[in-house]
Context: one part of a larger RNA
Molecule: large-subunit ribosomal RNA, domain IV
Organism: Dehalococcoidia bacterium
RNA sequence: CCUUCGUUAAGGAACUCGGCAAAUUGGAUCCGUAACUUCGGGAGAAGGAUCGCCCUCGGCUGUGAACCGGCAUGCCCGGUGAGCGGUAGAGGGCCGCAGUGAGCAGGCCCAGGCGACUGUUUACCAAAACCACAGGUCUCUGCAAAAGCGAAAGCUGACGUAUAGGGGCUGACGCCUGCCCAGUGCCGGAAGGUUAAGGGGAGAGGUGAGAGCUUCGAACCGAAGCCCCGGUGAACGGCGGCCGUAACUAUAACGGUCCUAAGGUAGCGAAAUUCCUUGUCGGGUAAGUUCCGACCCGCACGAAAGGCGUAACGAUCUGGGCACUGUCUCGACGAAGGACCCG
Numbered sequence: 001c002c003u004u005c006g007u008u009a010a011g012g013a014a015c016u017c018g019g020c021a022a023a024u025u026g027g028a029u030c031c032g033u034a035a036c037u038u039c040g041g042g043a044g045a046a047g048g049a050u051c052g053c054c055c056u057c058g059g060c061u062g063u064g065a066a067c068c069g070g071c072a073u074g075c076c077c078g079g080u081g082a083g084c085g086g087u088a089g090a091g092g093g094c095c096g097c098a099g100u101g102a103g104c105a106g107g108c109c110c111a112g113g114c115g116a117c118u119g120u121u122u123a124c125c126a127a128a129a130c131c132a133c134a135g136g137u138c139u140c141u142g143c144a145a146a147a148g149c150g151a152a153a154g155c156u157g158a159c160g161u162a163u164a165g166g167g168g169c170u171g172a173c174g175c176c177u178g179c180c181c182a183g184u185g186c187c188g189g190a191a192g193g194u195u196a197a198g199g200g201g202a203g204a205g206g207u208g209a210g211a212g213c214u215u216c217g218a219a220c221c222g223a224a225g226c227c228c229c230g231g232u233g234a235a236c237g238g239c240g241g242c243c244g245u246a247a248c249u250a251u252a253a254c255g256g257u258c259c260u261a262a263g264g265u266a267g268c269g270a271a272a273u274u275c276c277u278u279g280u281c282g283g284g285u286a287a288g289u290u291c292c293g294a295c296c297c298g299c300a301c302g303a304a305a306g307g308c309g310u311a312a313c314g315a316u317c318u319g320g321g322c323a324c325u326g327u328c329u330c331g332a333c334g335a336a337g338g339a340c341c342c343g
Base pairs, nucleotide, nucleotide: 001338002337003336004335005334006333007332008331010329011328014327019324027051028050029049030048031047036041038172052094053093054092055091056090057089059087060086061085062084063083067079068078069077070076071074095099107322108321109320110319111318112317113316114314115313119131135170136169137168138167139166140165141164147156148155149154173309174308175307176306178239179238180237183236184235185232186231187230188229189228192227193226194225198221199220203216204215205214206213207212240258241257242256243255244254267301268298279295280294281293282292283291
């Protein structure tokens, strides 16, 4: 010096990306517990007190000797209750720095983001706000179901039958989920247009003496599809621009105009989304690019690729506080095993 430990004056996060690591807390009984809440919870909230040993009293309780009584005389029933044991409680006393005397045994609180939750995942860098999930909704499927595997036979679905089964999206719960069907998709549409094979044969060609054989072939008739007409957004998706205007200024409830299928409703908003940006104001700090509350100028939120809330939950992420500490000021000492030297 390295690894793993122990202790440490004063200070106590000044360390650091960050309290990472370590320390604190820790059991039992009693007291006592807030906001919020889906009334279950939150709760072991938080915060306190007590705990050993000896003696005495004593409530309750387990076991049940001996004795008494009874008759159906039995390894019987009933009563009393000795002795031994368990455990609350009360009083007195004793010792130490220390009594859950060693060991084992939650640190706590406040606020916010995300995800409701328990669960699941990258076997070997990621456990998460990913995935799943109950619940919601759309859609397909009438049973030889739809769907899937398989050249097929056949099987799964299912020895099920629409309160069932498959697929898509969303993701507890609460309040909700606006406008656009022009494009694309899907669904519906006995008309019309287009249209293949096929039907049809006007007419024409080749050949032949002819009968005939053979080739081409116009009208017209002819599905689905497409065109066309409508519907449909918890289908794919989309949800504007410019100019002016109020008796300070500023702003614009108001007006004009252009375009569109329709021009973003509610709610939220510098956000896991805000470039400018450390936006501005407020809070917290002596000092705060983070954090919380507001504002709204949303570069580029927005309603099941769900919107906004939300108790409980989380080895989640972010900010703050109390306690506590060798994280640090700033080191020091000690221990074990290495490293090093000899062998």